[in-house]
Molecule: Bacterial small signal recognition particle RNA
Organism: Chamaesiphon minutus PCC 6605
C1' cells in the first nucleotide's frame, strides 16, 4: 500500500415493551314518540275471520361498563435481532522500505 475481521456512530426493516384511541366480541341499556310477535281486552261481521294494539318477550338504536393477553393506529423512551455505513479505533495476514 493491499486485503480480512471486530467495534464506535449512523440509518433501514421486521419482533416486542408502555400508553392513548377505533373497530368487533361480551354485559347493561327506551313508560310512549325503534322494530318483531302480540295473552287479556277494544272495535269490526250473520259466520268463518279481519282490524287496530296494551302488558309481556325478543331483537334492535342513542349510549355506558368491565374485559379480550383480538385486530388496527398514533405517540413514546429506547430493547433485540438482521443488514447497510462516509469516517475514526483494534486485529491478523501479504507485499515493500
Nucleotide at each position: 500500500g493491499a486485503u480480512c475481521u471486530g467495534g464506535c456512530u449512523c440509518c433501514a426493516c421486521g419482533c416486542g415493551g408502555u400508553c392513548g384511541u377505533a373497530a368487533c366480541g361480551c354485559c347493561c341499556a327506551a313508560a310512549c314518540c325503534u322494530u318483531g310477535u302480540c295473552a287479556g281486552g277494544a272495535c269490526u261481521g250473520g259466520a268463518a275471520g279481519g282490524u287496530a294494539g296494551c302488558a309481556g318477550c325478543a331483537a334492535c338504536a342513542c349510549g355506558g361498563g368491565a374485559u379480550g393477553c383480538u385486530u388496527a393506529u398514533a405517540a413514546c423512551a429506547g430493547g433485540c435481532g438482521u443488514g447497510g455505513u462516509a469516517u475514526c479505533c483494534g486485529g491478523g495476514u501479504c507485499a515493500c522500505a